The RNA shown here (glmS glucosamine-6-phosphate activated ribozyme aptamer) has 157 nucleotides and comes from Clostridiaceae bacterium JG1575. The sequence is in RNAcentral, with records from Rfam. The model forms 88% of the base pairs in the Rfam consensus. The organism belongs to Clostridiaceae, within Bacteria. Rfam family: glmS glucosamine-6-phosphate activated ribozyme aptamer. Rfam's curators write: This entry contains a glucosamine-6-phosphate activated ribozyme that is found in the mRNA for GlmS. GlmS is an enzyme that uses fructose-6-phosphate and glutamine to generate glucosamine-6-phosphate. The ribozyme catalyses self cleavage of the glmS mRNA that is thought to regulate GlmS activity.
RNA sequence: AGGAGAACAAAAGCGCCAGCGCCCAAGAAGUAACUCGGGCGGACGAGGAUGGAGUGAUCGAAGAUUCGGCGGAUGCUCCACGGAAUCACCAGCUUCCGAGAAAGGAUCGAAAAAACUGGAGGGCAACGUCCAGGACAAUGCGGUCUGGGCUGAGGAC
Numbered sequence: 001a002g003g004a005g006a007a008c009a010a011a012a013g014c015g016c017c018a019g020c021g022c023c024c025a026a027g028a029a030g031u032a033a034c035u036c037g038g039g040c041g042g043a044c045g046a047g048g049a050u051g052g053a054g055u056g057a058u059c060g061a062a063g064a065u066u067c068g069g070c071g072g073a074u075g076c077u078c079c080a081c082g083g084a085a086u087c088a089c090c091a092g093c094u095u096c097c098g099a100g101a102a103a104g105g106a107u108c109g110a111a112a113a114a115a116c117u118g119g120a121g122g123g124c125a126a127c128g129u130c131c132a133g134g135a136c137a138a139u140g141c142g143g144u145c146u147g148g149g150c151u152g153a154g155g156a157c
Stems, first nucleotide, its partner, number of pairs: 014071004019067001020041005026035002044060003050080006081098005087155001090152004104146006116133005122127001
């Protein structure tokens, strides 16, 4: 130096970088191209968690390298468990959901952040951190209204 193990901290547009682009320096070379080394870039928020397996995941903004790749993830499917479907209770099937536990429909509402403008600071630079200002979303989220079975046994009306 590398490998292995242990402990602590850290996450979901989250983490990482070897393609790609850019910067610095050196070398060679001779007109901006090559090699090596060291760096920088590489997703803006909203929303989302019963358990297991599989799969590889919602919404818009930016005018867009948010390209490309690897890993992961609250998504989706199936199963299990649970909830709802009667004016009350109970059981089975079926359907829809996930502890605020019907999909759907109508209507209303909240709120973006970056990009943008101005400023401060770090770095030779590419770039990056912070502060202030002013906006604008999506049926993704929330409120209200609406919106559901079959069978059995059954009290009340």